Notes:
Model confidence (mean pLDDT): 87 of 100. A computed fold for a 77-nucleotide RNA from a Pirellulales bacterium, annotated as c-di-GMP-I riboswitch aptamer. NCBI's taxonomy places the organism under Bacteria, Pseudomonadati, Planctomycetota, Planctomycetia, Pirellulales. Its Rfam family is "c-di-GMP-I riboswitch aptamer". Rfam links the family to the GO term cyclic-di-GMP binding. The model forms 95% of the base pairs in the Rfam consensus.
RNA sequence: CAACGACAAAGGCAAACCACCUGUGAAGGUGGGACGCAAAGCCACGGGUCUUCGGUGAAGACAGCCGGGUUGCCGCU
Repeated sequence: CAACGACAAAGGCAAACCACCUGUGAAGGUGGGACGCAAAGCCACGGGUCUUCGGUGAAGACAGCCGGGUUGCCGCU
């Protein structure tokens, strides 16, 4: 450095649901809460799903749907 992902260590994140807030909406934010996650860190590039306006489609949402890109902890190997 790369691969790999432990009956390991230190940690990390936070589904559903609830409260409040934002948004036409999908959904997002904050707090609580843990279903789980070796990238459940980040990116809307490809596919997909969803929303809005209405239809030569366009704009938006989802990274915890899949693929890809990029960064990162540890080392039974």